[in-house]
């Protein structure tokens, strides 16, 4: 020093404040209507968050994961968002400076962030047995 095998233990973050008012709710009234309170983290204004390998350090350059169907298993199939411009350097769509964009599936007042599926699963990341040649 290291192949194959097989064990372990990790392995996802996130609405602060303001607006409106779908619906509900209690009282008046013949009725028309008026008044109460509650009412969206989903709508609008803002706030705010970024799994894994790669590669000049990456949510938006390759690549892969979560999710659905099929299969005993190996795996296979279908879904899968979003970035430019300026600097500095050999080298960055990565950094610095700026303006922006995007984010499964159910549920529910339309949700990246609530609630579920999930005290799950996974891309992988340590670490440890064994002990071939």
């Nucleotide at each position: 020093a290291c192949a194959a095998a097989c064990c372990u233990u990790c392995g996802g973050g996130g609405c602060a404040g303001g607006g409106u008012g779908a619906g509900g709710u209690a009282g008046a009234g013949a009725a028309a209507u008026c008044u109460u309170c509650c009412g969206a983290u989903u709508c609008c204004c803002g706030a705010u968050c970024g799994g894994u390998g790669g590669u000049a350090u990456a949510a938006c350059c390759c690549a892969c994961g979560a999710g659905c169907g099929c299969g005993c298993c190996a795996g296979c199939g279908c879904a899968u968002g979003a970035u430019c411009c300026g600097g500095u350097g050999a080298a960055a769509u990565u950094c610095c400076g700026g303006a922006g964009u995007c984010g499964a599936c159910g549920g529910u007042a339309u949700a990246g962030u609530c609630c579920g599926g999930a005290c799950g699963a996974a891309a992988g990341a340590a670490g440890g047995u064994c002990g071939c040649a």